This is a predicted complex of two RNAs, RNase P RNA and transfer RNA, with 394 nucleotides together.
Its mean pLDDT, the model's own confidence on a scale to 100, is 77.
């Protein structure tokens, strides 16, 4: 890393198409028949990236936030892949690595311990002392002033040399990161999964988006206001009546899933690889209370995790059994 | 589509990193004639879990498990 019981038949559920045949004015429904499809590797978490639709437009600029981090390459795109460099670990096949900057700044380093970025307890030299040099050793730490070792010193000390390591310069490879050789004694703690600082991305909101159809009721406006009806009577107004608009949306339909970063096979095709390119061939779930289930009979490894909700590409996370 | 939260037996704080605590309850002494109540001492902790990063993590990151919560 792949796989996720396997075949036969019969019954049940969803869903597309055909068909008659029944309601209906009609769109279309109910029930039947035929045939065909019918969960995943993760359909999960929503952690990342898109497509889609809307924010009058989304094009650019600065603040603020917020992600990512050596190079190079695939890809729609990505913090995902591939491949390479570096660093670490393993005898070894191989594996992991938040892997940018502590020489811009500021903060932190407890306890030990003389000193935690600065130094001097013991201790070594000079010197009678006062004083003055030193940092080799000893103790303490996770870290103690490159390491070692020779030279040199009154004791030492990159103070001077060879090795190593770190950083700068040059050359030369290499598409880069790097990497080899030279030459400087330049030698600079750790911590950025602490604030920061470089650099490069990111407008915001999500299918409960969004469009369309739109019942009852309200609201003005217009015509009528004849004649009825209403509150015990009666006058007057006032609704109740028709048409029209306007806000709102009970509910419905579309988005929504046969045309797509689509699925399988393939190639004496280009590339290490991830990818691509070419050619055949299919069209394969889709509801809106939500569809996968049962039994029979054989085999076996005896059956885990677990169910689609606009839809793809990724991580992660769960997982019997078997390769 | 979002946010916070898990530390003791119960409700907590701590979470600009270095001691794991506080109140009630427990246990035992004291005190009372006996109880409460009040003193003294003391027990009791995988800081949900797993990885990381740091000399060092309950705190930071990262995954993850449960609960509560807004819309």
């Nucleotide at each position: 890393a792949c796989u996720g019981a396997g075949c036969a038949g019969c019954c049940g559920c969803g869903g597309a198409c055909a068909g008659a045949u029944g309601c209906g004015a009609a769109a279309g429904c109910u029930g039947c028949u035929g045939c065909c499809c019918g969960a995943g590797g993760a359909a999960a978490g929503u952690c990342c990236g898109g497509g889609c639709u809307c924010c009058a437009c989304a094009a650019g600029g600065c603040a603020g936030g917020a992600a990512u981090a050596a190079c190079g390459g695939c890809u729609a795109a990505c913090g995902g892949c591939c491949g390479c460099c570096g660093g670490g670990g393993g005898c070894g096949a191989c594996c992991c690595c938040a892997g940018g900057g502590a020489a811009a700044g500021u903060g932190c380093a407890a306890c030990a311990g003389a000193a935690a970025u600065a130094a001097a307890c013991c201790g070594c030299c000079c010197g009678c002392a006062a004083g003055g040099g030193c940092a080799a050793g000893g103790g303490u730490g996770g870290a103690a002033a490159g390491g070692c070792g020779a030279g040199g010193u009154a004791a030492g000390a990159g103070c001077u040399c060879a090795c190593c390591g770190g950083c700068g310069c040059u050359g030369c490879g290499g598409a880069g990161a790097c990497g080899c050789a030279g030459c400087g004694g330049c030698c600079a703690u750790g911590u950025a999964a602490a604030c920061c600082c470089u650099a490069u991305u990111c407008g915001g909101a999500g299918c409960a988006a969004c469009a369309c159809c739109g019942c009852g009721g309200a609201a003005a406006g217009a015509c009528a206001u004849a004649a009825g009806c209403g509150a015990g009577c009666c006058u007057u107004g006032c609704g109740c009546g028709u048409c029209u608009u306007u806000a709102g949306g009970a509910g419905g339909u579309g988005g929504c899933a046969u045309u797509g970063a689509g699925c399988a096979g393939g190639u004496a095709c280009g590339g290490c690889a991830a990818c691509g390119a070419c050619c055949u061939g299919c069209c394969a779930a889709g509801a809106u209370a939500g569809a996968u289930g049962g039994c029979u009979g054989c085999u076996c490894a005896c059956g885990a995790c677990a169910g689609a909700a606009c839809c793809c590409g990724g991580c992660u996370u769960a997982c019997a059994g078997g390769u | 589509g979002g946010g916070a939260c898990a530390u003791a037996g119960c409700u907590c704080a701590g979470c600009u990193g270095g001691g794991a605590g506080a109140g009630c309850g427990c246990u035992g002494c004291g005190u009372u004639c006996g109880c409460a109540a009040c003193g003294c001492a003391g027990a009791g902790g995988u800081c949900g879990c797993g990885g990381g990063u740091u000399c060092g993590a309950a705190u930071c990151c990262c995954g993850u498990u449960g609960u509560c919560u807004c819309c």

It holds a member of the Rfam family "Bacterial RNase P class A". Rfam's curators write: Ribonuclease P (RNase P) is a ubiquitous endoribonuclease, found in archaea, bacteria and eukarya as well as chloroplasts and mitochondria.